Transfer RNA from a Candidatus Woesearchaeota archaeon, 72 nucleotides, folded computationally. It matches the Rfam family "tRNA". About the family: Transfer RNA (tRNA) molecules are approximately 80 nucleotides in length. Rfam links the family to the GO term triplet codon-amino acid adaptor activity. It is annotated as a transfer RNA. The RNAcentral record of the sequence draws on ENA. The organism belongs to Candidatus Woesearchaeota, within Archaea. The coordinates come from a structure-prediction model, not an experiment, and the mean pLDDT is 84.

RNA sequence: GGACUCAUAGCUUAGCGGUAGAGCGCUACCUUCACACGGUAGAGGUCGCCAGUUCAAAUCUGGCUGGGUCCA
Numbered sequence: 001g002g003a004c005u006c007a008u009a010g011c012u013u014a015g016c017g018g019u020a021g022a023g024c025g026c027u028a029c030c031u032u033c034a035c036a037c038g039g040u041a042g043a044g045g046u047c048g049c050c051a052g053u054u055c056a057a058a059u060c061u062g063g064c065u066g067g068g069u070c071c072a
Stems, first nucleotide, its partner, number of pairs: 001071007010024004018055001026042005048064005
């Protein structure tokens, strides 16, 4: 220098054009003498950044940044 691939909640991840879900974790309550387990409810994400396409973009396109793999 070139090719491919990944980036979504604190962590692991689903979502393949139509208002973002789950598990674990966290908070409150119930349960217990207390803790754990279990149950109920809740908080937490402008989907890495900037543009473009579209009535509508996490999703499609381009660029950039960062991680990984390979080639030179």